[in-house]
RNA sequence: CUUUCAUCCAGAGCGGUGGAGGGAACGGCCCAGAGAAGCCCGGCAACCGGUCCGCCUUUCGGCAGACAACGGUGCCAACUCCGACUCCUGCGCAAGCAGGGGACAGAUGAGAG
Numbered sequence: 001c002u003u004u005c006a007u008c009c010a011g012a013g014c015g016g017u018g019g020a021g022g023g024a025a026c027g028g029c030c031c032a033g034a035g036a037a038g039c040c041c042g043g044c045a046a047c048c049g050g051u052c053c054g055c056c057u058u059u060c061g062g063c064a065g066a067c068a069a070c071g072g073u074g075c076c077a078a079c080u081c082c083g084a085c086u087c088c089u090g091c092g093c094a095a096g097c098a099g100g101g102g103a104c105a106g107a108u109g110a111g112a113g
Stems, first nucleotide, its partner, number of pairs: 001113008013041001015040003021031003026083003042076003047072003050067003054063003080105001085102007
């Protein structure tokens, strides 16, 4: 980098450092010297590993539940901040607005190339 599967409306600091940016990209709309990113500490969660337990199974193994936070990751403004393409419904003379479904794009994990 490509690809498969799962998840994406919950949760997480009144700390230290640092000094101007950040929220993927485009359009919005936001956050930020009352201190951005990054780094450290702290925390959240439970995807993989782990422990316990139940069911199915001849075995291999499969499925459901609980626990911990030890290992591998991840995450800690706003639903993935919202939209973008398409379909449905309602409102509107219209431009359009509102609600809902799907697609695209993206993020994270586990596997494959």

Notes
The RNA shown here (SAM riboswitch aptamer (S box leader)) has 113 nucleotides and comes from a Dehalococcoidia bacterium. Taxonomically the source falls in Dehalococcoidia (Bacteria, Bacillati, Chloroflexota). It matches the Rfam family "SAM riboswitch aptamer (S box leader)". Clan: SAM clan.